[in-house]
RNA sequence: AGGUUAUCACGAGUGAACGAGAGCACGGGCUCAUUGACUUCACAGCAACCUGCCAGCCGGUAAGGUGCUACAACCUGCAAAGCAUGGCUUUGAAUGAUAACGA
Repeated sequence: AGGUUAUCACGAGUGAACGAGAGCACGGGCUCAUUGACUUCACAGCAACCUGCCAGCCGGUAAGGUGCUACAACCUGCAAAGCAUGGCUUUGAAUGAUAACGA
């Protein structure tokens, strides 16, 4: 690398640098972006997956390892069901992200 398990609810931004694309790849839509997006860095914050500490059922804390801080895993594509009409809703799959495990 590939694999297994869990989650994808809620929440949380300022400054600086850079300079044209970005929101997982592709198609369609939608959105963000020269009033500077995306990314990086600093600081701050959110969360609580693992470790630590308290408690030993639930839990608490936030010191350490990660992660995250527009809408928002944005919708859609594949399958199924319902409504009843070419659309809407729901579920699932697939794909992806994060954490832990792991030969």
Predicted 3D model of a 103-nucleotide RNA (SAM riboswitch aptamer (S box leader)) from Guptibacillus hwajinpoensis. RNAcentral holds the sequence, with entries from Rfam and Ribocentre.